[in-house]
RNA sequence: AGAGUUUGAUCAUGGCUCAGAAUGAACGCUGGCGGCGUGCUUAACACAUGCAAGUCGAGCGAAAAGCCCUUCGGGGUGAGUAAGCGGCGAACGGGUGAGUAAUACACAAGUAUCUGCCCCUCAGUGAGGAAUACCCUCGAGAAAUCGAGGUUAAUACUGCAUACGUCCCUACGGGGAGAAAGGCGGCUUUUAUGCUGUCGCUGAAGGAUGAGCUUGUGGGCUAUCAGCUAGUUGGUGAGGUAAAGGCUCACCAAGGCUAUGACGGCUAGCCGGCCUGAGAGGGUGUACGGCCACACUGGAACUGAGACACGGUCCAGACUCCUACGGGAGGCAGCAGUGGGGAAUAUUGCGCAAUGGGCGAAAGCCUGACGCAGCGACGCCGCGUGGAGGAUGACGGUUUUCGGAUUGUAAACUCCUGUUAAGUGGGAAGAAAAGUCUGGUUCUAAUAUAGCCAGGUUAUGACGGUACCACUAGAGAAAGCACCGGCUAACUUCGUGCCAGCAGCCGCGGUAAUACGAGGGGUGCAAGCGUUAUUCGGAAUAAUUGGGCGUAAAGGGCGCGUAGACGGCCUGUUAAGUCUGUUGUUAAAUUCUCCGGCUCAACCGGGGAGCUGCAAUGGAAACUGGCGGACUAGAGGGUGAGAGAGAGAAGUGGAAUUCCCGGAGUAGCGGUAAAAUGCGUAGAUCUCGGGAGGAACACCGAUGGCGAAGGCAGCUUCUUGGCUCAUUCCUGACGUUGAUGCACGAAAGCGUGGGGAGCAAACAGGAUUAGAUACCCUGGUAGUCCACGCCGUAAACGGUAAUCACUAGACGUUGGUCUGGCUUAGCUAGAUCAGUGUCGAAGCUAACGCGUUAAGUGAUUCGCCUGGGGAGUACGGUCGCAAGAUUAAAACUCAAAUGAAUUGACGGGGAUCCGCACAAGCGGUGGAACAUGUGGUUUAAUUCGACACUACGCGAGGAACCUUACCUGGGCUUGACAUGCCUUUGACCGCCAUAGAGAUAUGGCUUUCCAGGAUUUAUUCUGGACAAUUGCACAGGUGCUGCAUGGCUGUCGUCAGCUCGUGUCGUGAGAUGUUAGGUUAAGUCCUCUAACGAGCGCAACCCUUGCUACCAGUUGCUAUCUGCUUGCAGAGCACUCUGGUGGGACUGCCUGGGAAACCAGGAGGAAGGUGGGGACGACGUCAAGUCAUCAUGGUCCUUAUGCCCAGGGCUACACACGUGUUACAAUGGCCAGUACAAAGGGUUGCAAAACCGUAAGGUGAAGCUAAUCUCAUAAAGCUGGUCUAAGUUCGGAUUGAGGUCUGCAACUCGACCUCAUGAAGUUGAAAUCGCUAGUAAUCGCGUAUCAGCAACGACGCGGUGAAUACGUUCACGGAUCUUGUACACACCGCCCGUCACACCAUGAGAGCUGUUUGUACCCAAAGUUACUUUAGCUAACCUGUAAAGGAGGCGAGUACCUAAGGUAUGGAGAGUGAUUGGGGUGAAGUCGUAACAAGGUA
Repeated sequence: AGAGUUUGAUCAUGGCUCAGAAUGAACGCUGGCGGCGUGCUUAACACAUGCAAGUCGAGCGAAAAGCCCUUCGGGGUGAGUAAGCGGCGAACGGGUGAGUAAUACACAAGUAUCUGCCCCUCAGUGAGGAAUACCCUCGAGAAAUCGAGGUUAAUACUGCAUACGUCCCUACGGGGAGAAAGGCGGCUUUUAUGCUGUCGCUGAAGGAUGAGCUUGUGGGCUAUCAGCUAGUUGGUGAGGUAAAGGCUCACCAAGGCUAUGACGGCUAGCCGGCCUGAGAGGGUGUACGGCCACACUGGAACUGAGACACGGUCCAGACUCCUACGGGAGGCAGCAGUGGGGAAUAUUGCGCAAUGGGCGAAAGCCUGACGCAGCGACGCCGCGUGGAGGAUGACGGUUUUCGGAUUGUAAACUCCUGUUAAGUGGGAAGAAAAGUCUGGUUCUAAUAUAGCCAGGUUAUGACGGUACCACUAGAGAAAGCACCGGCUAACUUCGUGCCAGCAGCCGCGGUAAUACGAGGGGUGCAAGCGUUAUUCGGAAUAAUUGGGCGUAAAGGGCGCGUAGACGGCCUGUUAAGUCUGUUGUUAAAUUCUCCGGCUCAACCGGGGAGCUGCAAUGGAAACUGGCGGACUAGAGGGUGAGAGAGAGAAGUGGAAUUCCCGGAGUAGCGGUAAAAUGCGUAGAUCUCGGGAGGAACACCGAUGGCGAAGGCAGCUUCUUGGCUCAUUCCUGACGUUGAUGCACGAAAGCGUGGGGAGCAAACAGGAUUAGAUACCCUGGUAGUCCACGCCGUAAACGGUAAUCACUAGACGUUGGUCUGGCUUAGCUAGAUCAGUGUCGAAGCUAACGCGUUAAGUGAUUCGCCUGGGGAGUACGGUCGCAAGAUUAAAACUCAAAUGAAUUGACGGGGAUCCGCACAAGCGGUGGAACAUGUGGUUUAAUUCGACACUACGCGAGGAACCUUACCUGGGCUUGACAUGCCUUUGACCGCCAUAGAGAUAUGGCUUUCCAGGAUUUAUUCUGGACAAUUGCACAGGUGCUGCAUGGCUGUCGUCAGCUCGUGUCGUGAGAUGUUAGGUUAAGUCCUCUAACGAGCGCAACCCUUGCUACCAGUUGCUAUCUGCUUGCAGAGCACUCUGGUGGGACUGCCUGGGAAACCAGGAGGAAGGUGGGGACGACGUCAAGUCAUCAUGGUCCUUAUGCCCAGGGCUACACACGUGUUACAAUGGCCAGUACAAAGGGUUGCAAAACCGUAAGGUGAAGCUAAUCUCAUAAAGCUGGUCUAAGUUCGGAUUGAGGUCUGCAACUCGACCUCAUGAAGUUGAAAUCGCUAGUAAUCGCGUAUCAGCAACGACGCGGUGAAUACGUUCACGGAUCUUGUACACACCGCCCGUCACACCAUGAGAGCUGUUUGUACCCAAAGUUACUUUAGCUAACCUGUAAAGGAGGCGAGUACCUAAGGUAUGGAGAGUGAUUGGGGUGAAGUCGUAACAAGGUA
C1' cells in the first nucleotide's frame, strides 16, 4: 500500500466481498512446562448451608456448669468470661449497573453551609437527684416473644451552680440564654482527701479531612414528538433547612421555556481510560482508579457528626419457609456454593504472616477487605519436544512417459548434550515495626507515666520445603491445526457424476473435478490452530482534513422576502474573536521516553515528557467583530430618449367551418390501402344569394421580440409592470443569498352559472384481425370558450439554482448610442452597451461534450444525493369538495443496477453494388401409375447413421445365402485373429464314413524336419524350426461418448474479404491503414490521404478444349504409284488422326472520353478484353457430419455386448413427404427402308462368323492382354406407308400362363423373353425447381459396383440444338459505408403484465390479550409535622411536711401530605386475529406481445 466482482472488451459511477489489528469471548480438533494477568457480557432470576462487624472490664453492675481444695459452712478457679447496661464503630470496606439524557458525570469556577474521630489555641471539669436493663419471683404463648411485681450500677438519664469565648435583644450604657464525667497511674496524706501525669468530658476559635448547595461549558437517537408550563416565572412576607432557594405557604403580578429543538418518545450509569486509525475521527466503558445510583418491589421516617441506612426499624405488596392455624420468620447485586437461564464464565480452600480498616491505653480481638493457594491454553510473555554426522539415496507409501521421480539426511546407524518433566539433597527474600531491656532528652515536684532519639535482645510465615542451587539416570515422557481454483503462500492420483457435497466474494460438481471425499506431497502458523460473533481499518462508501449534483443518485416549477450566513473604501476607538507571556488546574494509574528489579520477556519500581482542555492575569492591535466619523467605484433615484405577441379591461374586423332560408340542378356524395357504417329521389354532394352563431386569428413570422417561471400573436383605446441606452445631477453600502412564510404557477380535473361553431376522452357503429375492449373510418357526449372559486402537479428541460469578478477569438442577428464615408425618406464601415445564436484557443470532463450566455478560474448563500428492487409505497401528520398532493420509512430480497464510448450482430432504418435473386423466356415438380429414399406404423427383428438451406436415388459405385452390424434357435470359451512364457506330444493338415439344419462331434486311414552329443544298430538326450495341446498374460467388441479427439468432409462461398509490423490518434477498449473520389469479376487498379509497407486470399503459374508450326508414323491414313477381282497386299507419311515440343492474346495497335486507372467503338486475327471448361476454397462460422472407413483418450462387456452356424429380417404397409422414370399423344404411335458419333470396357474376360429358337437365349468357336479382335446395330434424323382425335393402333400399370439366364439355392426376395390381360392418366390447385449458348430442351451410347440383379440411380460421352435478359421498384442471399439498439448464446435475441401453484416478510382488519403512561376521583397503611386532649397512664423538675396539684411526657384523636389498591377516561407501544391488499422469490405452467430497430401506431 491494495485486490476480486457488472462488460464480448473498455473507461467511469457504484455497491458487495477479502487481506490487518483487537476481544471479559464461545465452538471444533489438539494439548509438555513455567511466570504474570484474567474469568456470569444472559435472569437487578430464586436461593439450602457456612462465613463476611465487631470491640472496649482502663465506663458499669454481674452469673452458671465444670474442675480443685474444704474444717462441709464454704473457698478458689471458671472470670471480670457469658448474657446485659453504656461508649465507639456499624454511613467505611465489599457487591451490582436495575433506574437515571440530568436532582447524574467530566472540566472550570463559586459559597447562603455542616463536619465524629485527628492537629493547634483559650477556658472549664462544682454540687445533687431519680430510674432502669441484667438478675429474682409469677404469668401468657407451639414458637417468635411478651406482660406484672421486686432489687441494683454507671463515662446511661436529669435538674441546679458557674460562663473567658458563643448565641439572642439592645436605646450600645446594658440585659437575657446556655455546659460537663469520669477512668487509670504516681506521690502524699491518712482513710478523707489533696496534688500531679495521662486518657477522657464540656464550652469556644482556627486548621485538616469529608460532605452539602449553586453557576458556566461539554458529551446519545428521534420533528412520522411543535408547541410546553398554574408553584408554572418573578416579587413581598412568613415557615422550613446545616445552608441560598417556590424548598413550602399566603398575597400580588403574568410571566417563563422553545426551530441554537422546548415538551414528548426510545436507548443508556458517567469519566480517567481501552480498541482501531498516518491523523482527524469512529467504536467502547470488562478488569484497575474517581464519582453516582441501587440493595426482594414500593413508601416512610428514627438514631446519629454523617443514612432516609446491603448483612437496622416501621408499613404495604409479591414470593419462600415454620406453625399446635391463634400467629410468626426471611431477603447472597458480600465470599464460596446450589438450582435456573444460557454458546458461555472457577473452590461450599488456607491465613490474618504482610498491607489496610474497626474497637481498645495496650496486649490483643475482628476483618471472604486483603495476602495466598485451587480450577480454566481465556489472554500476554518465555522455554522445550533434541544436536552433529549419516546415501545402498534402504524398506514402505505415492506417482510414472515404466526410464524414473518424490517422501528424503528424513529414518536406520554412529558420536554427543542434558533445558523441562522425574528422583535425591540443600534452601532463601518477603520480618520489621510493635513488645521488652538499657541509656539520653522533653513535660513534671518526680527517679511514675507519656512523647522523641540511640543501642541491645526476643517473638511472629498462610504461601511452603515454594522460588532458587547442586547431583543422578536417560533421547528416554512431550506436535498439532488450518489451508493448497483466483484474491492468497502451497499440486497431483483415485472415488463420485448438478448426486453427495463445497462456498468469504467470484463461483465449483451433469464421467478425464489442482474447487466435493480420500491418499500422497506441499504451504502457513505453532502449544496452539481454525471457525463463529463483535468493533475500527481498508471505505475519499457521510468527504473539517477529504466527495459530488448536464447525461451515472442528486438544482427546489418560479419569484418576493423574514430569521440566519456572507459583505465595498478611508479613518479613530475598543479588545469579543485572534496572537503571545505568566500563574493555577488538568488526581493516581495508563500511553511515550530514560534508568532500574525479577536469568530474559510479559510484569513491576523510580525520574521525565505529555495530558492538544479550562480558568485567571499582563501585553499586541494587522485581520474579523462592536461603536463613532467620512467617501463613491456596489446598489438605488432624477433627467432625456428607445424597442417589445409583458399584464388587465372595454370595443371592433375580415377569411374559413357548421347550421337555417331561398334560387338553380341531378344521382350520387363521403371515406379508405381497399371497403363498409353514414348522408341522399322527403332532392344530398356541387353552385349562387341572404341570415345566425361560436371559436381561432392566414400572409407579416424569423434558432425574431417580451416576461421570474408557467406563458404571450387580428386591430383600436384606456389602465399598468419590467427592461435598455445616454447623462453623471442626488442618496451614501441602503448589498447578495435566503430555512420557515407569502404570492404566481401549462394541461387535465372539480364546484356554481352561462355558452357551445369546429374539434373531441367516454360511448355507438363499420372495418382489420386468430382475437382487436386498439391503430383506420362514420358519428358523438363531457370537455375545450366565458365569469367566479378550488386543485398545485408536468420530460414545469438548457434535464445545467441565484449573485459577483476574471480568462483568445471568428461569423450571424435584435434594440440603442457615438464616430466616419457616400450616390442621404437611406446605404455602408468602425467603436461601444444590452440581449439572442453558430463555431472554436486555453482550460475542464469518465467520455459525450462545455467553452465570456462555461460544464473554465475564484468568492458568497440556499436546495439536493449516498447500491438496485421493495417505493415516492405503507402507517402517521398537514392540505383538498373529491381526484389526490406533500412529508416519508421498514421487513424482505439481489450482487449487481447505471453512464459514456468501442467492436460486432441485428432492424418490418438509410445509401451504393452484386448474384438464374427477381424480371424476360424455355422446360419441369406439385395431379396419375411405377421405381427409389425417408417418416410413421407394424414386427421376434424390420441393424445403424444422416434432419432447414447444408437429411430424404444420402453412407450403399449394386441386402436371395454371404454381405449383416438385427432377430430366433443351436453351439464355443486363451477363443475366428496377434505376441510372449509354460506343460505335454510329434504331429497337424489331408482323405473316407456316420450323426446332425449346420457349426461340430465320433471313428478309420495316413504321418515331421534341422544341428550337436552318446551309441554297434535300433534308439535316446539336448537345442532349434514347424504344428497341435494345457495353463497364464491377453485377444476380441459395427458396445457408449463426433459434446474428450486426429484425419477427412459439407456450408456460408470462388463471396472479396481476413490480418500484421512500424508510425500516428485515443486514459482505454480500440481507431487509422482497409475510409473517401473513380474503376473492376475482384481490398483489381488509379488518385487523394497520418499513414508507410507487408502477409493469407483475388489474378497468374497446372490440366483440358479451340488455331497453328516442327518432330514422330503403327495397329491409324490413302492424294499419287504398282499388283490382283470387290477388297486386300506392296509403296508412301502429303492429308485426317494420334502425342510430344513450341508459337499465339499483351488493351499490343487505331479513334473517342478520362487526371490516371480504365471504359466505349474499330482493325487485324482461329480466338478480344479473366476466350470456354476444370482443378484450386483466405481468417473463420455452424460444440455442423463421421468413434459404423481408419486411427485414438476415457469408459463398459469378458462361458459374453466376443466367436461359429442354420433359418428369418433389412424387401412388412392404412398413410405422409422428397427425388426420379413412363405417360397423357398427330412436332405423335406403329411398320418398312436408309445415314452419321464420341468416350469407354474386355483373359475368372469380351466374344465374331455360322446354325437353332417368335424371343430371352442356346450351340459354336475364329480373333483379341487390344488405335489391330470384340462389346457394337448408335438414336433422334431422312424417305415412304398407315392410324385420324378416341381413354384410341395413346398409355403401359396390374394379373394369368409359358419360358430363358445367373447362381449350392430365385418361396419369402432376381432380371429378362413370349402370349394374353390393358388400370390410372386427356397437361395437373395453392405452391415451387432448373437454366443465359454449344447452354436449356431432346436423342441415344458407355462405364464402375457386379455370379445375377432391383440401374428408371450415379458418373461420363457424343448427336440435334433454341428462346430471352427492358431493367434493379419489389421477394431471397451476399458485400461496403452509415444510423439506432435495453442484443453479445448476438432477433430462433431481449423482455412486460394478468392468471394458476408453492414459500417468505409486510400493510389493513370486527376485535382480543399483556405492558407502559397521563388526567380526574374514591379509599388510605406506616410515618413526619401541626393542633386538640381536666376523660387512660405517668420516677426525676416546681409548689407542698404529706396527700395532692402544676409543668411536661406517653397514649388517644383531628388535619394536611401520601405508597399500595380501586373506579372512570385518554395516549403510546407490543403480541395475536377470520378475512383481505399489494410486494418479493421460485424449474420446464397459461394468455397475449407492451418496451428495446422507425420494435412494426416513434
Predicted 3D model of a 1498-nucleotide RNA (small-subunit ribosomal RNA) from a metagenome. It matches the Rfam family "Bacterial small subunit ribosomal RNA".